A computed fold for a 105-nucleotide RNA from a Gammaproteobacteria bacterium, annotated as c-di-GMP-I riboswitch aptamer. The prediction has a mean pLDDT of 78. It was read from a public genome assembly, where an Rfam model found it.
[in-house]
RNA sequence: CCCUGAUAAAGGCAAAUCUGAGGAAACUCAGCGAUGCAAAGCCACGGGUCUGCGCUUCCUCCGCGACGUUCGUUGGGAAGCCCCCUCGAUCGCCGGGCUGCCACG
Numbered sequence: 001c002c003c004u005g006a007u008a009a010a011g012g013c014a015a016a017u018c019u020g021a022g023g024a025a026a027c028u029c030a031g032c033g034a035u036g037c038a039a040a041g042c043c044a045c046g047g048g049u050c051u052g053c054g055c056u057u058c059c060u061c062c063g064c065g066a067c068g069u070u071c072g073u074u075g076g077g078a079a080g081c082c083c084c085c086u087c088g089a090u091c092g093c094c095g096g097g098c099u100g101c102c103a104c105g
Base pairs, nucleotide, nucleotide: 003105004103005102012037013036018031019030020029021028022027035092041098042097043096045095046094047093048090049089050088052085054081055080056079057078058077059076060075063073064072065071066070
């Protein structure tokens, strides 16, 4: 220096639940807690997943407008999607990049 990772040692992180705060939401932060983790340290770069103030389709009360019984618009609802948008979310989903403790081997 590279690989590897022990029933080792020293230390580290902290899932779910609950409480408080932020956010439209996914989720995040703090406390409690410990399911786990050798990168569960950092970076949303590629893929995945997730969100709806986004998009598509459909339904619909009222109002307004066109107009003449249909269409448009605003609001509401349902389903679907991730092309656009959310300085979207997730690095504890996988890959990649950067950095790093210890040493039975």